[in-house]
Molecule: transfer RNA
Organism: Acidimicrobiia bacterium
RNA sequence: CGGGACGUGGCGCAGUUUGGUAGCGCGCAGCGUUCGGGACGCUGAGGUCGUGGGUUCAAAUCCCGCCGUCCCGA
Numbered sequence: 001c002g003g004g005a006c007g008u009g010g011c012g013c014a015g016u017u018u019g020g021u022a023g024c025g026c027g028c029a030g031c032g033u034u035c036g037g038g039a040c041g042c043u044g045a046g047g048u049c050g051u052g053g054g055u056u057c058a059a060a061u062c063c064c065g066c067c068g069u070c071c072c073g074a
Stems, first nucleotide, its partner, number of pairs: 001073007010026004020057001028044005050066005
């Protein structure tokens, strides 16, 4: 320098195919259960979907630039 993959709650990921309410597991908080804890059950909080633009009635999703991580090539 060229090509490719990835970036989504604290952590690990799904959702992108076919644009239409942002979800799952773990974790965290409260309650129940227990003598107490763990486990289990119920409820809840927590997200400008890496970033800046564009398209669209509507963008995590489509298009362009940039940033970061990883892989391949030179």